[in-house]
Context: one part of a larger RNA
RNA sequence: UUGCGCGUAUAGAACUUGUAGGCCGUUGGUCGCGUCUGCUCUGAAAUGCCGGGGCUUAACUCCGGUUUUGCACUGGGUACGGGCUAUCUAGAGUGCACUAGGGGAGACUGGAAUUCCUGGUGUAGCGGUGGAAUGCACAGAUAUCAGGAGGAACACCGAUGGCGAAGGCAGGUCUCUGGGCUGUAACUGACGCUGAGAAGUGAGAGCAUGGGGAGCGAACAGGAUUAGAUACCCUGGUAGUCCAUGCCGUAAACGUUGGGCACUAGGUGUGGGGGACAUUCCACGUUUUCCGCGCCGUAGCUAACGCAUUAAGUGCCCCGCCUGGGGAGUACGGCCGCAAGGUUAAAACUC
Repeated sequence: UUGCGCGUAUAGAACUUGUAGGCCGUUGGUCGCGUCUGCUCUGAAAUGCCGGGGCUUAACUCCGGUUUUGCACUGGGUACGGGCUAUCUAGAGUGCACUAGGGGAGACUGGAAUUCCUGGUGUAGCGGUGGAAUGCACAGAUAUCAGGAGGAACACCGAUGGCGAAGGCAGGUCUCUGGGCUGUAACUGACGCUGAGAAGUGAGAGCAUGGGGAGCGAACAGGAUUAGAUACCCUGGUAGUCCAUGCCGUAAACGUUGGGCACUAGGUGUGGGGGACAUUCCACGUUUUCCGCGCCGUAGCUAACGCAUUAAGUGCCCCGCCUGGGGAGUACGGCCGCAAGGUUAAAACUC
C1' cells in the first nucleotide's frame, strides 16, 4: 500500500466556523505536465528460464538466446485528468416580493402559588406516616380574612407541534439582532463539498469575586425502620440552585446513526409557503408542488432486532474512529486549569 468495519457486538469527534490538503459543473481554444505509443542510451558479471555442448550420468560447468517489468533523451497522439485562456447557467451566492417561529441579547412589566411579617376573627391542637415519632403550638399555632415584603418559576394554550449547528429555547410588551422556507428569475458566473491542525460555542455539577436567598435541597442534625441502616420514609437544614463578571470544557452531550451530492414503490397524519380548479367574493373544499416533523410499508440491506426518499438501500467525495478481555481511559511525560480535574496516552503482567 492492498484489506474488514463503525444504530445495538471494538469503533462517528458534543457542535459549528474555517486554514493547509483532498475532491469538483458546461462548452470551445491552447500547452502536452500526468497518460498512451515508437526509436535510442543505459540497465556489469554470476544467478534464473529455454536450447545445445563437456566431465561414464547427475550435481557441476561452458556456449547461444531470453529475462532485466526501471531511469533518461528524442519523435508522435491528445480521449481522459491537469495548467493557461475564453464561454455558459442547471451547483453556489446576491437582489426583489412574501412568510412562520419558546432562535439570540438587553430593558420594562403581570397574575396565580409557596414562605415570612403586621393586624382582625377564633381555640386546642397542627403537621407527618404503612404506623409513628422528632418538629410546631395557650408567649395563642393550624384554619380564615385584610394589608405588606421578598425571591424563584411561568398553570391553561401545549401538541407524536415550532425554532436553533449542537448545548438548548415557553407569562407579556418594547428595542437591537442571526438563520430558515416559499415565489420570482433581475444580478454574479463554479465563487462549490469536506476539512488535519486551529478558533469559537458548549447542559448540569464545580471554582473565583461581589450581590441575592422565597421554595427546593448534597453535606449535616434529629426521629423512625432494621439484626445493623453511615440508606430508602419523616422533621429540620448549610453549600448550591438565582443575578453580574470570569473560569471549567465534561454528559446515556443519544437518533448511541459524521458531513455533502445524486438515484431508488407507495400509503397516511401534521407544521410553514406557492400554484390550479370550484366558489359572485371570502372562508371551507378538491388537487398539485416545495421545505420540515411523525407513523406504516415494497424492493434492497442486516447476525438478528430492525432500517426503509429524514436509509442502516444503491453510488461518488472528504474527515474522524476501530483491531481480544483485564491492566486502563490508568501511569509517566507534554499542554490546559486557581483547584477539582481535563486532554493526549502506554507498558510490564495476566487470562
Molecule: small-subunit ribosomal RNA, central domain
Organism: uncultured bacterium